[in-house]
């Protein structure tokens, strides 16, 4: 260089073009607890970046960035 792929919470991952973008683990208040641990309850927290199309974008198209394979 060419060619395929990911990118969504603090970390692991979901989400048919349409519900208020959800889980679990993390941290963080509270209850129990001898106990800072284990159990339980509750809230907070994200769509990689600029543009297009649609009424309607996390989803589609286009560029770009960084990452992973692969070809040379």
């Nucleotide at each position: 260089g060419g060619u395929g792929g990911a990118a969504u919470a603090g970390c692991u991952c979901a989400a048919u073009g349409g519900a208020u973008a959800g889980a679990g683990c993390a941290a963080c208040c509270g209850a129990c607890c001898g106990a800072u641990g284990a159990u339980u309850g509750g809230g907070a927290g994200a769509c990689c970046c600029g543009g297009g199309u649609u009424c309607a974008a996390g989803u589609c198209c286009c560029g770009g960035u960084u990452c992973c394979g692969u070809c040379a």

Predicted 3D model of a 72-nucleotide RNA (transfer RNA) from Ladona fulva. The RNAcentral record of the sequence draws on Rfam. Its mean pLDDT, the model's own confidence on a scale to 100, is 82. Rfam family: tRNA. By type it is a transfer RNA. From the family's description: Transfer RNA (tRNA) molecules are approximately 80 nucleotides in length.